[in-house]
Molecule: transfer RNA
Organism: uncultured Candidatus Saccharibacteria bacterium
RNA sequence: CGGGGCGUAGCACAGUUGGUAGCGCGCAGCGUUUGGGACGCUGAGGUCGCCUGUUCGAGUCAGGCCGCCCCGA
Numbered sequence: 001c002g003g004g005g006c007g008u009a010g011c012a013c014a015g016u017u018g019g020u021a022g023c024g025c026g027c028a029g030c031g032u033u034u035g036g037g038a039c040g041c042u043g044a045g046g047u048c049g050c051c052u053g054u055u056c057g058a059g060u061c062a063g064g065c066c067g068c069c070c071c072g073a
Stems, first nucleotide, its partner, number of pairs: 001072007010025002013022001019056001027043005049065005
């Protein structure tokens, strides 16, 4: 320098005929227990890497930029 993939909650990820974002673990509260763990119930936590565009509507489509990984030179 060229090509490809990825970026979504604290962590690992899903969400791809565009329609107001979810699972697991973790965290907080409550119940259970002498206490802890396990289990059950409830809840908090994300403006989807950044900017712009298309659209009535964008995590999803398009352009640019940033970061990480792989391949090639």